[in-house]
Molecule: Pistol ribozyme
Organism: unclassified sequences
RNA sequence: ACAGGUUUCAGCCUGUAUAAAUAGGUUAUUAAGCUGAAAGCGUAUCAAUCCCUUCGGGGAUUGGUGGUUAAC
Numbered sequence: 001a002c003a004g005g006u007u008u009c010a011g012c013c014u015g016u017a018u019a020a021a022u023a024g025g026u027u028a029u030u031a032a033g034c035u036g037a038a039a040g041c042g043u044a045u046c047a048a049u050c051c052c053u054u055c056g057g058g059g060a061u062u063g064g065u066g067g068u069u070a071a072c
Base pairs, nucleotide, nucleotide: 001016002015003014004013005012006039007038008037009036010035011034025072026071027070028069033041043066044065045064046063047062048061049060050059051058052057
C1' cells in the first nucleotide's frame, strides 16, 4: 500500500495475492455475525401469497417485528 473479518465511517485484528481465520481482551449468554454510530445484508420470529407433498410437512417471494446481553 492493498485484500479480508455483512455494508458506510472510525477503531481492532489477520493476510500478501489469497479470502480465509483457532485472530479481533476474558468468561458466560444469544439465532444474532470483533468494537462504536448508522444501515438491516445474513439471521430469528410472525403474517400473506404461490409451488410441491407420502397430508406429517417442505420450499419460494413479499411484508411486519427484533437487531444479543451481562460481569470483569